The prediction has a mean pLDDT of 80. Predicted 3D model of an 86-nucleotide RNA (transfer RNA) from a Dehalococcoidia bacterium. It was read from a public genome assembly. It matches the Rfam family "tRNA". Rfam describes the family as follows. Transfer RNA (tRNA) molecules are approximately 80 nucleotides in length. The family's RNA type in Rfam is transfer RNA.
């Protein structure tokens, strides 16, 4: 160069055209403990907002659709297998 998988919060990782980020984990607040561990609760992408909300986000750009992480294109990245030259 081919040819195949993949890229989604801090992490692993769910949805394969219909509420994104279920779930677990780490984090943060409390509870319990004399402390502390384990164990309940609550909270938890990003930006904003005193709050109520409001706007973004699924490597990057674009395209199909009422509607797209999902499907097509075109690039960029990691991983496996192959090819040829030296």
């Nucleotide at each position: 160069g081919c040819c195949g998988a993949g890229g989604u919060g801090g992490c692993g990782g769910a949805a394969u055209g219909g509420c994104a980020u279920a779930c677990g984990c780490a984090g943060c607040g409390g509870g319990c403990u004399u402390a502390a561990a384990a164990c309940c609760c609550g909270u938890c992408g990003c930006c904003u907002u005193c709050a109520c909300g409001g706007g973004c986000u699924u490597g990057a750009g674009g395209g199909u659709u009422c509607g797209a992480a999902u499907c097509c294109c075109u690039c960029c990245c990691u991983c496996g297998g192959u090819a040829c030259c030296a």